[in-house]
Context: one part of a larger RNA
RNA sequence: UGACGGGGGCCCGCACAAGCGGUGGAGCAUGUGGUUUAAUUCGAUGCAACGCGCAGAACCUUACCCGGACUUGACAUCCUUCGGAAGUCGACCAGAGAUGGACGACGUCUCUUCGGAGACCGGAGUGACAGGUGCUGCAUGGCUGUCGUCAGCUCGUGUUGUGAAAUGUUGGGUUAAGUCCCGCAACGAGCGCAACACUUGUCCUUAGUCGCCAUCAUUAAGUUGGGCACUCUAGGGAGACUGCCCGGGUUAACCGGGAGGAAGGUGGGGAUGACGUCAAGUCCUCAUGGCCCUUAUGUCCGGGGCUACACACGUGCUACAAUGGCGCAGACAGAGCGAAGCGAAGCGGCGACGUGAAGCAAAUCGCAGAAACUGCGUCUCAGUUCGGAUUGGAGUCUGCAACUCGACUCCAUGAAGUUGGAAUCGCUAGUAAUCGCGGAACAGCAUGCCGCGGUGAAUACGUUCCCGGGCCUUGUACA
Numbered sequence: 001u002g003a004c005g006g007g008g009g010c011c012c013g014c015a016c017a018a019g020c021g022g023u024g025g026a027g028c029a030u031g032u033g034g035u036u037u038a039a040u041u042c043g044a045u046g047c048a049a050c051g052c053g054c055a056g057a058a059c060c061u062u063a064c065c066c067g068g069a070c071u072u073g074a075c076a077u078c079c080u081u082c083g084g085a086a087g088u089c090g091a092c093c094a095g096a097g098a099u100g101g102a103c104g105a106c107g108u109c110u111c112u113u114c115g116g117a118g119a120c121c122g123g124a125g126u127g128a129c130a131g132g133u134g135c136u137g138c139a140u141g142g143c144u145g146u147c148g149u150c151a152g153c154u155c156g157u158g159u160u161g162u163g164a165a166a167u168g169u170u171g172g173g174u175u176a177a178g179u180c181c182c183g184c185a186a187c188g189a190g191c192g193c194a195a196c197a198c199u200u201g202u203c204c205u206u207a208g209u210c211g212c213c214a215u216c217a218u219u220a221a222g223u224u225g226g227g228c229a230c231u232c233u234a235g236g237g238a239g240a241c242u243g244c245c246c247g248g249g250u251u252a253a254c255c256g257g258g259a260g261g262a263a264g265g266u267g268g269g270g271a272u273g274a275c276g277u278c279a280a281g282u283c284c285u286c287a288u289g290g291c292c293c294u295u296a297u298g299u300c301c302g303g304g305g306c307u308a309c310a311c312a313c314g315u316g317c318u319a320c321a322a323u324g325g326c327g328c329a330g331a332c333a334g335a336g337c338g339a340a341g342c343g344a345a346g347c348g349g350c351g352a353c354g355u356g357a358a359g360c361a362a363a364u365c366g367c368a369g370a371a372a373c374u375g376c377g378u379c380u381c382a383g384u385u386c387g388g389a390u391u392g393g394a395g396u397c398u399g400c401a402a403c404u405c406g407a408c409u410c411c412a413u414g415a416a417g418u419u420g421g422a423a424u425c426g427c428u429a430g431u432a433a434u435c436g437c438g439g440a441a442c443a444g445c446a447u448g449c450c451g452c453g454g455u456g457a458a459u460a461c462g463u464u465c466c467c468g469g470g471c472c473u474u475g476u477a478c479a
Stems, first nucleotide, its partner, number of pairs: 001479002003476003007473007015463002019427005026318008034309002042053002064304007073129001077128002079125006087106004092101003109118003131293002134291003140287002142282003145278001147276001152191006158167003171182003198269003202238007211228003216225002241264001244258005320420001324379007336367003341360002346355003386417001391412007433455007
């Protein structure tokens, strides 16, 4: 100087408390451990691994296993030789395929002394080499997590100390903040904080189609004429700064209250992550040192596996019902996506879906019916008209192919479950809770993830205690 203390002081944070809803019990989904297996590929392991890498394992992916094949190789550059431009289409035999063998049609580059040469592609050969998701994240780059969006981390000069170092950065106030003020052997500065930038909330203005409809006419319908007021869209601007008032405070910083205002003291949200810590994570994104394999640890193919199942854990979904289930009727979003795409109306089917083809590269057309909600009716507390697992049967769709191993539909079946022990998690406002909608990846496959809007609470006395953190101080046989 740090680190640590079941030392002290001050102060924060959904840290506790006050509340609301969960997890832990059930069934299922998913990940992990374990076990099993020919293989169940590999990695991630307290917080900070476990719906994580995987924004989507039937084949492919795929790295694993079994079997069948190849050896200058699936891929790159160079050399020798042969052939033909390249290539496109059709199609035969053997085989599980990879592959091996055989054929037809079309097509035909540049230069030329017409001998040939060159470019390109293919076959064969030779060796240099390729190749490796093989090892080492404790050799590394890059990227990332975490403490933590915590308020800290440092430097120059000066000064003090023999020195390690200190001072500044401590102190008195204040703040979300090393934020600002005052003081001070310090004076300044840098990285952080804040602000600038994005989004949202109000207004003005410009513009008016594919958007909108107050007035006029018109229609089944903003449908059409018309209009650009309004909504909206997207450019430009205004607005918030403790600016104003009162009180407190040291005349300060600032704090409490008030006015005006759409908004008030950082308005809400996101992006933004200092010096560093954990030899944290990743050699399987990529890059890369070293080591290792080289007729195999490389490459191709068929099939299987990653989907196993006495069990244990994490994360979720659905429930256990009447604030509900079911039936009929009625209403209101936002944000997205669409051409090998979205696919309307109509018609067929109980339905998944099929058929059909209009329109739309989309403020025009489509996905698209929002759902919770509201009205009426019914059920009457029951393992039920709750709950939907499981199983049998019949189908639909995608795809070369749904047996291992897809999703969905219909009929039948109708399990556990009556609110969950110890323990434990999230959340302070348009939040929690609840309700549906969209997107990425994707042929198909969502309870996951990323977004969007609808409805919309309760509680916070307070900081004694638990956890984490910041500053000062103290002890130490620790570094």
This is a predicted structure of a 479-nucleotide part of an RNA (small-subunit ribosomal RNA, 3' major domain) from a metagenome. The coordinates come from a structure-prediction model, not an experiment, and the mean pLDDT is 85. RNAcentral holds the full RNA, with entries from SILVA.